C1' cells in the first nucleotide's frame, strides 16, 4: 500500500424542560354487594434490543394423562468434551474447496433383506469379451504367418462406479440413543344478580288423631303442593291460576386478582481448562403494559447529504435494522455508519 | 399461540432422482374467408421462489430465507 479472512465490540453522547408507563413511602377524594379499582398530592427509583423479528430447536414453569417394559410415530448420528438441554458449543480425525489464512460437510452400517444405477459403455452385479497379450486345438500356407473355436490374463478403452462382495442409506431399511400430550388464551384464588342442587325453617288445603258442640261446626296436634275446596275460560269435558315464603352450603357464569418478573441473572477479580466452559469472592437490580408506556423540543458535540463562502467557517436536512408481553440457552434472518484484534496473499521500499 | 398446505410460460395445471422440463387456454406469424369469428399449420415464451447441501446428476430428496394460503383455540 492493494487483495482478503476470522474473531469480538459499539450502534449516536452529554445536560436540560414537559410528556407517558411502572414499583415503593406518606396522605386526600371517589367507585364497587364484595373481591378489588380508580383519580388527584408530596417525596423516591426505574423505564427496549442486538436482534425484542422468524417462532426453527432445546429447556423452566404449569395443567392433563401416566406402574414398567415393547410396538407405532417422529428426531439425532465420526471421536472426545461442555451444558439444565439441545440439531447449540469447544476440541480433534478424515473427506471436499482454496496458492493461501481459512471455509464446507445428517461423517454409523450396502459381509440381513428389498429397490434404483439415465447416456456413455462389450458388460451395471446376471453375467460377460470390444481393442490387446498368452496357452491350447482345428483347418490353410514351403514358411513368414492368415482364419476360426475353446479357456484364461486383466493391458486399453466407457463411465460415478467394471466384477471386488462394484456404487447409492437427506430411497426404504437395519443399528444404537432421545422424545408422553398440551400451551401463560397454560393454570391458580376472590366472588354478584337470575336460574338450577343439597340441608334446615316457617305456612295453606285434602287427609288422620285428641277434645268440645246448639250437628252447621270450632280449638289443638300430625301432615305436606297433592288425588281437596274457591277462581277464570258462558257450562259439562279439559286447561290454567289462586301459597308459597325464608336462612345456610357448594359449584360455575358477570366482575377482580395473581400467575408477572430475582433470573441456569448482571459486573469485576482470583484460580482451573487448549477452548468451549466451571468454581470461588465481593458487588448490584436492570421494563413488566393488557388497545397495550419507552415521546417530543432545547443547548453543546459528533457522523452524513446539499448549498453558499477564497478560506477559516456559516446555514438546512437527516441518524441503519427495529421495537418488549410467562421467563431462559440457542440458531437463522435484518442492519447506515464506526472501533479493536489476530493471520494470509500480491507488490514496492529499506 | 399451535398447526398444515401451496410456489413450474401471460392464466390453470401434469411432471416414479436421468438427456434439451411439458399439456390446454391466451400471444405471433401464415393459411382458409370478401372481411371477421370458428378451424388447419407453425413459432415464440421458462433464473422450475430464492440462497446452501446430499448426489455421477436435483423441478423432484434435506435444511435456511421470501411471498401467498387454510384451518383450530
Nucleotide at each position: 500500500c492493494g487483495a482478503g479472512u476470522c474473531g469480538g465490540c459499539c450502534g449516536g453522547a452529554c445536560g436540560g424542560u414537559c410528556g407517558c408507563g411502572u414499583g415503593c413511602c406518606g396522605g386526600c377524594c371517589g367507585g364497587g354487594a364484595a373481591a378489588c379499582c380508580g383519580g388527584g398530592c408530596g417525596g423516591u427509583g426505574c423505564g427496549a434490543g442486538g436482534a425484542a423479528a422468524g417462532u426453527c430447536c432445546g429447556a423452566g414453569c404449569u395443567c392433563c394423562a401416566g406402574a414398567g417394559c415393547g410396538c407405532a410415530g417422529g428426531g439425532u448420528a465420526g471421536c472426545g468434551g461442555g451444558u439444565a438441554a439441545c440439531a447449540c458449543c469447544c476440541g480433534u480425525c478424515c473427506g471436499c474447496c482454496g496458492c493461501g489464512a481459512g471455509g464446507c460437510g445428517a461423517g454409523g452400517a450396502c459381509c440381513a433383506g428389498c429397490g434404483c444405477c439415465a447416456c456413455a459403455g462389450a458388460g451395471a452385479c446376471g453375467a460377460g469379451u470390444c481393442c490387446g497379450g498368452c496357452g491350447g486345438c482345428c483347418g490353410g500356407g514351403c514358411a513368414a504367418c492368415c482364419g476360426g473355436c475353446c479357456g484364461g490374463c486383466g493391458g486399453g478403452g466407457u463411465g460415478a462406479a467394471a466384477c471386488g462382495c462394484g456404487g447409492c442409506a437427506a430411497g426404504c431399511u437395519c443399528u444404537a440413543c432421545c422424545c408422553g400430550g398440551a400451551g401463560c388464551a397454560a393454570g391458580g384464588c376472590c366472588a354478584a344478580a337470575u336460574a338450577g342442587g343439597a340441608g334446615g325453617g316457617c305456612g295453606c288445603a285434602a287427609c288422620c288423631c285428641c277434645g268440645g258442640u246448639u250437628c252447621g261446626c270450632c280449638g289443638g296436634g300430625g301432615g305436606g303442593a297433592g288425588c281437596g275446596a274457591g277462581g277464570c275460560a258462558g257450562c259439562g269435558c279439559u286447561g290454567c291460576c289462586c301459597a308459597g315464603c325464608c336462612c345456610u352450603c357448594g359449584g360455575g357464569u358477570c366482575g377482580g386478582c395473581c400467575g408477572c418478573u430475582c433470573g441456569a441473572g448482571c459486573c469485576g477479580c482470583c484460580g482451573g481448562g487448549c477452548a468451549a466452559c466451571c468454581g470461588g469472592c465481593g458487588g448490584c437490580c436492570c421494563a413488566g403494559a393488557u388497545g397495550g408506556a419507552u415521546g417530543a423540543c432545547c443547548g453543546u458535540c459528533g457522523c452524513c447529504g446539499c448549498g453558499a463562502g477564497c478560506g477559516a467557517u456559516c446555514g438546512c436536512g437527516g441518524c441503519a435494522c427495529a421495537g418488549a408481553a410467562c421467563u431462559c440457552g440457542g440458531c437463522u434472518u435484518a442492519c447506515a455508519g464506526g472501533c479493536c484484534g489476530c493471520c494470509u496473499c500480491g507488490c514496492u521500499g529499506g | 399461540g399451535c398447526g398444515c398446505c401451496c410456489g413450474u410460460a401471460g392464466c390453470u395445471c401434469a411432471g416414479u432422482g436421468g438427456a434439451u422440463a411439458g399439456a390446454g387456454c391466451g400471444u405471433c406469424a401464415g393459411g382458409u374467408u370478401g372481411c371477421g369469428g370458428a378451424c388447419c399449420u407453425g413459432a415464440a415464451g421458462g433464473u422450475c421462489g430464492u440462497g446452501g447441501g446430499u448426489u455421477c446428476g436435483a423441478g423432484u430428496c434435506c435444511c435456511g430465507c421470501c411471498g401467498g394460503g387454510c384451518g383450530c383455540g
This is a predicted complex of two RNAs, RNase P RNA and transfer RNA, with 423 nucleotides together. It holds a member of the Rfam family "Bacterial RNase P class A". It is annotated as a ribozyme.